[in-house]
Context: one part of a larger RNA
RNA sequence: CCUUCGCUAAGGAACUCGGCAAAAAAGUGGGUGUAACUUCGGGAUAAACCCUCCCCGACAUUUCGUCGGGGCGCAGCUAAUGAUUCCAAGCGACUGUUUACCAAAAACUUAGGUCCCUGCUAACUCGCAAGAGGAUGUAUAGGGGCUGAUGCCUGGCCAGUAUUCGAACGUUAAGGUGAGGAGUGCAAGCUCUGAUCCGAAGCGCGGAUGAACGCCGGCGAUAACUAUAAUCGUCCUAAGGUAGCGAAAUUCCUUGACGCGUAAUUAGCGUCCUGCACGAAUGGCAUAACGACUUGGAGACUGUCUCCAGCGAAGGGCUCGGUGAAAAUGCAUUAGCGGUAAAGAUGCCGUUAACCUGCAGCAAGACGAAAAGACCCCGUGAAGCUUUACUAUAGCUUGACAUUGAUUUAAAAUUAAAACUGCUUAGAGUAGAUGGGAGACUUUGAUAUCCGCCUUCUGGGGCGGAUGGAGUCACCAGUGAAAUACCAUCCUGUUUUGAUUUUAGAUCUAACCCCGCCUCAAACGGCGGGAGACAUUGUCUGGUGGGUAGUUUGACUGGGGUGGUCGCCUCCCAAAAAGUAACGGAGGCGUUUACAAAGGUUGGCUAAUUCCGGAUGGAAAUCGGAAUGAUAGUGCAAAAGCAUAAGCCUGCUUUACUGCGAGACUUACAAGUCAAGCAGUUGCGAAAGCAGAAUUUAGUGAUCCGACCGUUGAUCGUAGGAUCGCGGAAGCUCAUCGGAUAAAAGUUACUCCGGGGAUAACAGGCUUAUCGUUCCCAAGCGCCCAUAGCGACGGAACGGUUUGGCACCUCGAUGUCGGCUCGUCGCAUCCUGGGGGUGAAGAAGCUCCCAAGGGUUUGGCUGUUCGCCAAUUAAAGCGGUACGCGAGCUGGGUUCAGAACGUCGUGAGACAGUUCGGUCUCCUAUCUGCUGUAGGCGUAGAGAUUUGAGGGGACUCAUCCUUAGUACGAGAGGACCGGGAUGAAUAAACCUCUGGUGUGCCAGUUGGAUUACCAAAUCCAUCGCUGGGUAGCUAUGUUUAGAUUAGAUAAAUGCUGAAAGCAUAUAAGCAUGAAGCUAACCUCAAGAUUAGAUCUCAUUUAAGACUCCAGAUAGAUUAUCUGGUUGAUAGGCUUCAAGUGUAAGCCCUGUAAGGGGUUAAGCUUAGAAGUACUAAUAAGUCA
Repeated sequence: CCUUCGCUAAGGAACUCGGCAAAAAAGUGGGUGUAACUUCGGGAUAAACCCUCCCCGACAUUUCGUCGGGGCGCAGCUAAUGAUUCCAAGCGACUGUUUACCAAAAACUUAGGUCCCUGCUAACUCGCAAGAGGAUGUAUAGGGGCUGAUGCCUGGCCAGUAUUCGAACGUUAAGGUGAGGAGUGCAAGCUCUGAUCCGAAGCGCGGAUGAACGCCGGCGAUAACUAUAAUCGUCCUAAGGUAGCGAAAUUCCUUGACGCGUAAUUAGCGUCCUGCACGAAUGGCAUAACGACUUGGAGACUGUCUCCAGCGAAGGGCUCGGUGAAAAUGCAUUAGCGGUAAAGAUGCCGUUAACCUGCAGCAAGACGAAAAGACCCCGUGAAGCUUUACUAUAGCUUGACAUUGAUUUAAAAUUAAAACUGCUUAGAGUAGAUGGGAGACUUUGAUAUCCGCCUUCUGGGGCGGAUGGAGUCACCAGUGAAAUACCAUCCUGUUUUGAUUUUAGAUCUAACCCCGCCUCAAACGGCGGGAGACAUUGUCUGGUGGGUAGUUUGACUGGGGUGGUCGCCUCCCAAAAAGUAACGGAGGCGUUUACAAAGGUUGGCUAAUUCCGGAUGGAAAUCGGAAUGAUAGUGCAAAAGCAUAAGCCUGCUUUACUGCGAGACUUACAAGUCAAGCAGUUGCGAAAGCAGAAUUUAGUGAUCCGACCGUUGAUCGUAGGAUCGCGGAAGCUCAUCGGAUAAAAGUUACUCCGGGGAUAACAGGCUUAUCGUUCCCAAGCGCCCAUAGCGACGGAACGGUUUGGCACCUCGAUGUCGGCUCGUCGCAUCCUGGGGGUGAAGAAGCUCCCAAGGGUUUGGCUGUUCGCCAAUUAAAGCGGUACGCGAGCUGGGUUCAGAACGUCGUGAGACAGUUCGGUCUCCUAUCUGCUGUAGGCGUAGAGAUUUGAGGGGACUCAUCCUUAGUACGAGAGGACCGGGAUGAAUAAACCUCUGGUGUGCCAGUUGGAUUACCAAAUCCAUCGCUGGGUAGCUAUGUUUAGAUUAGAUAAAUGCUGAAAGCAUAUAAGCAUGAAGCUAACCUCAAGAUUAGAUCUCAUUUAAGACUCCAGAUAGAUUAUCUGGUUGAUAGGCUUCAAGUGUAAGCCCUGUAAGGGGUUAAGCUUAGAAGUACUAAUAAGUCA
């Protein structure tokens, strides 16, 4: 010193983030008594108060007890065990559960509420399936979601998303149908293609649903003070937030405002409402009880604190004996300061200090140890999670076909048969077409009449039945394109019947599925029932599908993110060739124009502005003149050009051509640019000539891919056809524009890996915009007066405390705010000291100069630094020191994992927003440094006593009295200078006093054990507890200290005095002047290697010292000191001091507990004195 304990004066939370820790209270003992509130159960052992031991007696007793009297002690639940209580708020109803190993909570759960699904082969879950759970349950059951007891309640919105319902319609896959087409073939056929129609779910469409996901406005005006707005207007919306609550676990501004409480409150409680950004089962608001929850207050209590606490105990530490690790370790011969340096040096430079080596300690440094930084960035790294990212997919669902059969009804299509049907006009009239045809039909019932059915162009036509009983129609004529009777073959449309196919419905039973029963037993058996061609299963197919999976989610960047940008053109930067960067400064492009041109060519012309004159006519129209001269124009940006015009007008036109291309420019490549000339063919021009678009420079996109046009090429044996190649032109805001894919977003605080000081946050460094300080100038203020005090507009330095900039050391780790502890330095001085000026009467101030010796408070709030407040003070300074100090402490804040609120986000999640909770390393210190303490050697043998080079410490201030109520002042007030006293804080020493402690002192006492028992003792229970206390150690106690003086000075003030006949404190000379400097004071000090001095002793007749021993005024060890028989060193003994407080035994007394006497007794540790009884014997070493 650490850990764990005991006690503590006075105060009592002043400590601190916070009463953390500790203390105290406390018997599920007895009695009395008990509030608000309440769900009437609670709250409640509320709180608060009293008693508690021993003895005797009475009463009552199976037991428990009550009352009265007596006794002792500081204290009777005497030790041990064993709730601190109250007031108020938040959250959660409660008991319970949870992150084994940093979070116990407000999180989870819960009973209760509600919604959804589920009718049993249930829904749902697991499984490929069989099968199992659900459940040997059956809607009072089971599953899922949300909310979370209870009370009062739970508003509006169905536009979006989701869910659900909907026999229509649209869209739609496989499949079916199959007009038509292509190829081939003699053909039959084969191959390919394929319109139309049929064809489900889904989606579209229409409704419903909020205790489904969710959402719940803005602006303006208005009342007779003002303010406010019941009111009005207007815009938008699916609808605009109701009740209740509200600076809240939600409020940024904010420490909102007011009140309570406090001396003082960023906290707390109550209220207000301006709700950044409450709000109704992601529940709203209340709420008794409960809570190792969170917050505020009070009582009690205390070492939490004033105060470095102090003393004591045990275990470590330390010394000795034994045993014996670890991390770490480039080398070490490992100092301070200043500088330098990859920007913070033991190792470099300079300088100063420093004999060699241990031991005990402290932790400032070794950018100490530990862990290839977890923050940050990077990686075409990883993983978890999310979703309306992309792409798949399980599952679910849909249709088709198969498993898969029969009958029937209806409908549709096709086909066959039958029966009908057919109306322009003219014509008697309902003339389908063509052909045949002169007769046909009729008692097997004609004309006619009536009834019924079908059809209809409403005129009629067809069929059937009845009456009736003999004719009717055609030819002819006429009309017309066509002539009728009758027959046949066809066409249009309709109906009926049959067949086939499809669709829909119904029925059946035998596939398939399920259940039950039967037999001696069993079967792959039989019987019965249900259901039934559905279901199931398979293949194909559409939908749905973060349930699952694989991935993507750009770069630049004065860190990253947010923002911005990304290709091309023009100018400046750009430094007179070209080229040249930046998140430097400015602008543009992603085209346009074609036969009435903005192209080619031929020919011609000259703008623009200003002034003057001139009808309507104006600033500006058109006309005339003049001046200037390219300011104009050139499709569009800018630059360079352009009058011979490239500008403007005009005639004719298409060279806005085909095939090539010497040679150059540019250039990593790929691209890009210019280009004479040749051939062909055109246009214009009389011709020379010009023309392969545009005054020039932007107006853009590689490769792959498929489609299109052309094609003497290739393959399939040939033809045919198909495929490929070659040439051409088209298809990309592939704009991240040299284009990763046809196809791609987020989140991580649950994170991980690899790297980076190539790159951020802290600190350092550089810089100093900002910041701070000072100075210069002096417009103005100051009644007057620039400068008592201020000082605009401006200017110049210095500092390196702010906010920044840069990104230089450190990412194989330099721990971050604040507090505590301990300091140290600067001075730009807060106080104290000395001065100048004053708009200084005094007093008190203001301002400036010198000055860093010392000092510079305690509290309330907050994590705070800061700040505000209360009360003091001489004053309550500003800064540096890694925003000093975490191998010194703390851990409240920030900054991991849990949880909640508000807000944002579909979501995972996020927030320099808030809130509750949340492992600080036994790193044992090697070196430097620091505090101590030893050994060696040296200082030329020792022992004493010293000198003091040098170092350190101290250094303060106030109040009162007096001078003196004087100077001063009208008064009120009220001094300098000087003298004295008392304090505060600080420091040192000490223990006489006052206290504390005092674990080997004394006494009391509870429970138990032992000495057989009584008595008396001892032991255990924290020294059992309690009351005292010697020595020692201690503070809060006592004593002392900072006094005074000298010298040299600062600012300042002078004397004499020139340079400069004056003046001048200065130049020569002389003097005054501060808490500051040097001494004086205290203290260390000759390793002061410069090793000093003095005195005494000794040098072989040995001075002296050590070992060793007894010890303490000393002490970790060592050392120091005392002593060692010629001795009081320790122990013992005796006496005393001092403490405790009257021992035991015996006697007396009382029924007893107990009391009295012997007795101020007995006992007594460390104290004092005396006394050799015991032990310091004996011996050795150096010299």

Overview: Predicted 3D model of a 1183-nucleotide part of an RNA (large-subunit ribosomal RNA, half B) from a soil metagenome. Rfam family: Bacterial large subunit ribosomal RNA. The prediction has a mean pLDDT of 82.